RNAcentral holds the sequence, with entries from Ribocentre. SAM riboswitch aptamer (S box leader), 110 nucleotides, folded computationally.
[in-house]
RNA sequence: AUUUUAUCCAGAGAGGUGGAGGGAUUUGGCCCUACGAAACCUCGGCAACAGAUCAUGUAUUGAUACUGUGCCAAUUCCAACAAGCAUUCCAUUUGCUUGGUAGAUAAGGU
Repeated sequence: AUUUUAUCCAGAGAGGUGGAGGGAUUUGGCCCUACGAAACCUCGGCAACAGAUCAUGUAUUGAUACUGUGCCAAUUCCAACAAGCAUUCCAUUUGCUUGGUAGAUAAGGU
């Protein structure tokens, strides 16, 4: 880099450095931010993907949170493409559901 599988409406922040942006990308919306953005550091926390250990109903199980990651505003902040349903006299609009695309994380393959 690419690919496979699983998950993505739950959960969890303080301090320091820093000094203007940030919410992946594009567009639109909405929001966070000098009562201090990004980034980095320290400490803390959440979760339970893999490993480990333990348990037993032996399986697509449960527990612990020791190890490796991950994460700690808002559903992946929302929408975008397709189909369906509702709304509407119709067009439009709005809402909802499912699928898809893109992305994130873990584990494995090439």
The prediction has a mean pLDDT of 82.